[in-house]
Background: The part of an RNA shown here (large-subunit ribosomal RNA, domain I) has 504 nucleotides and comes from a Candidatus Altarchaeia archaeon. The full RNA is in RNAcentral, with records from ENA. Its Rfam family is "Archaeal large subunit ribosomal RNA". Clan: LSU clan.
Context: one part of a larger RNA
RNA sequence: CCAUGCAGGGGAUGGUUUGGUUUGGUCGCUGAUGAAGGACGUGGCAAGCUGCGAAAAGCUUCGGCGAGGCGCAAGCAGCCCUUGAACCGGAGAUCUCCUAAUCACUCCGUAAGGAGCAGGAACGCGGCGAAGGGAAACAUCUCAGUAGCCGCAGGAAAAGAAAUCAAUCGAGAUUCGGUGAGUAAAGGCGAUAGAAAACCGAAUAGGGCAAACUGAAUCCCCCAUCGAAAGGUGGGGGGGAUGUGGUGUGGCUCUAGUUCCACCUUACCCGGCUAAGACGAAUUCCCCUGGAACGGGGGACCUUAGAGGGUGAAAGUCCCGUAGUUAUGUGUCGGGAUGGUUUCUAGAGUGCGCGAGUAAUAAGCAUUGGAUAUUGCUUAUGAAUGCUGGGGGCAUUAACCUCAAACCCUAAAUACGAACCAAGACCGAUAGCGCACUAGUACCGUGAGGGAAAAUUGAAAAGGAUCCCUAACAGGAGGCUAAAAGAACCUGAAACUGCAUGGU
Numbered sequence: 001c002c003a004u005g006c007a008g009g010g011g012a013u014g015g016u017u018u019g020g021u022u023u024g025g026u027c028g029c030u031g032a033u034g035a036a037g038g039a040c041g042u043g044g045c046a047a048g049c050u051g052c053g054a055a056a057a058g059c060u061u062c063g064g065c066g067a068g069g070c071g072c073a074a075g076c077a078g079c080c081c082u083u084g085a086a087c088c089g090g091a092g093a094u095c096u097c098c099u100a101a102u103c104a105c106u107c108c109g110u111a112a113g114g115a116g117c118a119g120g121a122a123c124g125c126g127g128c129g130a131a132g133g134g135a136a137a138c139a140u141c142u143c144a145g146u147a148g149c150c151g152c153a154g155g156a157a158a159a160g161a162a163a164u165c166a167a168u169c170g171a172g173a174u175u176c177g178g179u180g181a182g183u184a185a186a187g188g189c190g191a192u193a194g195a196a197a198a199c200c201g202a203a204u205a206g207g208g209c210a211a212a213c214u215g216a217a218u219c220c221c222c223c224a225u226c227g228a229a230a231g232g233u234g235g236g237g238g239g240g241a242u243g244u245g246g247u248g249u250g251g252c253u254c255u256a257g258u259u260c261c262a263c264c265u266u267a268c269c270c271g272g273c274u275a276a277g278a279c280g281a282a283u284u285c286c287c288c289u290g291g292a293a294c295g296g297g298g299g300a301c302c303u304u305a306g307a308g309g310g311u312g313a314a315a316g317u318c319c320c321g322u323a324g325u326u327a328u329g330u331g332u333c334g335g336g337a338u339g340g341u342u343u344c345u346a347g348a349g350u351g352c353g354c355g356a357g358u359a360a361u362a363a364g365c366a367u368u369g370g371a372u373a374u375u376g377c378u379u380a381u382g383a384a385u386g387c388u389g390g391g392g393g394c395a396u397u398a399a400c401c402u403c404a405a406a407c408c409c410u411a412a413a414u415a416c417g418a419a420c421c422a423a424g425a426c427c428g429a430u431a432g433c434g435c436a437c438u439a440g441u442a443c444c445g446u447g448a449g450g451g452a453a454a455a456u457u458g459a460a461a462a463g464g465a466u467c468c469c470u471a472a473c474a475g476g477a478g479g480c481u482a483a484a485a486g487a488a489c490c491u492g493a494a495a496c497u498g499c500a501u502g503g504u
Base pairs, nucleotide, nucleotide: 001503002502003501004500005499006498007497008496014490015456016455019427020426021424022423023422024421025420026419027417028416029119030118037098038097039096040053041052042051044076045075048072049071059092060091061090062089063088064087068080069079070078105116106115107114108113123154124152125151126150127149128148133142134141138188164171165170175202176201177200178199186192206409207408208407209355213246214245217244218239219238220237221236222235223234224233225232226231250352251350252349253348254347255346256345257344262341263340264339266337268336269335270334271333272332273331277326278325279324283299284315285298286297287296288295300317301316302306308320309319310318360381361380362379363378364377365376366375388404389403390402391401392400443450444449463489466477467476468475
């Protein structure tokens, strides 16, 4: 030095899964009645996590459950419990300090009084708004109205009942999907960018003001009273002619018909959904192997249940469950009933009404596919009144078609996933979320911020009594176990190290 063997070293590989991930479904706001998030406490012994709040791993009550319990957590000590504990579900009590953090500030209201503030994973609407990169350089352009920042809202948001489209035929609010279509159009006509109608589907829903006519017929607060409530009646005060209320999206007049219907209320009745839960079939028969039967052989049984998991190996019939059935506190939905409030439809006539610094024009800017023909803003001008006005992708005029701006509301189809449930031709501890473990922890950084590693004894702790030795750790004898698998614990590869033997 090589080979083999035996040890060590190391933690790969295989097995396992508490976790993750994706999809589908359910469900979707919280907060001055002090949230979300924290700090500090709180246990007999208590550092961390969890729970809780000076009533502090908890208190009360109602319901469920039924023998054990005093969280993770195994120990010692001591307690509780069939007069029903622990645990699970509903409701309540308590709930230190910081925090929107507030005896403030802002808004509404005559006042009394009321409201807002802050948080929330992504989703939504609005405001502001880049750059790397591309154009093979670069400036218009593109990236992109993206990222980012800010404001505001909801369980969805936004949009929405035509001053819309269309084309000589017609459609009939909005939203979303498919198609139209990478088409029309835009573009240093470069790079690129990019619709709409129509058609097919999902889902469908329409309403209210201002005005015309009327003219206090009205509303709010407090008190009393009737009522279960909705609401009614009476008294006092206040709002209100700069118009409350009625009517009405057309009015008014006339004619004809109609008393149906609609909305609100919850002492009461019925039904659906909804809690912890409850019931829930059939072998633990014989023989064999084994530490153990759920295995092998033999004989039975159930099935609206042969999904799945557990149990000392692989169990339809051992346990939990599963199919199926059931309970209903609480909440909610629908119907009935009760009471309260309350009319609607069609036709004819009628020049009464129909949203102004608006529509429109000019110039500039931004935006858009929108080109002269998208939409918006700025500055300057500035109408008409239904015999009127807007639109019909070049101006203007007329005809024709179509609609009625300058006020408001509106479910569903759609988006997202913090939370819950189920599933998977997904991953299986260098994978899968950064985190299967005290994980946004330890640690690093002044800070913004960065950010790990770390699962596995055994069926059961049976976690090694006793003896020898030792200062002690170790070690030996001996014991437990199927096996030391001995906590540095399943399996235990390679590198690397030692020893032995053989070869050289």